A computed fold for a 73-nucleotide RNA from Euryarchaeota archaeon ADurb.BinA087, annotated as transfer RNA. NCBI's taxonomy places the organism under Archaea, Methanobacteriati, Methanobacteriota. The sequence is in RNAcentral, with records from ENA.
RNA sequence: UGCAUCGAUGGUCUAGUGGCAUGACUUAGGCCUUCCAAGCCUAUAGCCCGGGUUCAAUUCCCGGUCGAUGCAU
Numbered sequence: 001u002g003c004a005u006c007g008a009u010g011g012u013c014u015a016g017u018g019g020c021a022u023g024a025c026u027u028a029g030g031c032c033u034u035c036c037a038a039g040c041c042u043a044u045a046g047c048c049c050g051g052g053u054u055c056a057a058u059u060c061c062c063g064g065u066c067g068a069u070g071c072a073u
Stems, first nucleotide, its partner, number of pairs: 001072008011025003019055001027043005048064005
């Protein structure tokens, strides 16, 4: 440098695979507690980018970017 395969989802990790995006941690507020911790409740925040197909795309198709692995050089 090229080719192939796999992957990219909140601040972190992660489920989902055409129809409202899941859970945990974190964060904020509240309850409890003399205070803290723990526990309980609530809330905030997310589909890598562009295009296509479709009534509808995180999901399918094409291209791109980045990462991992393998092969070649």
It matches the Rfam family "tRNA". Gene Ontology term of the family: triplet codon-amino acid adaptor activity. It is annotated as a transfer RNA.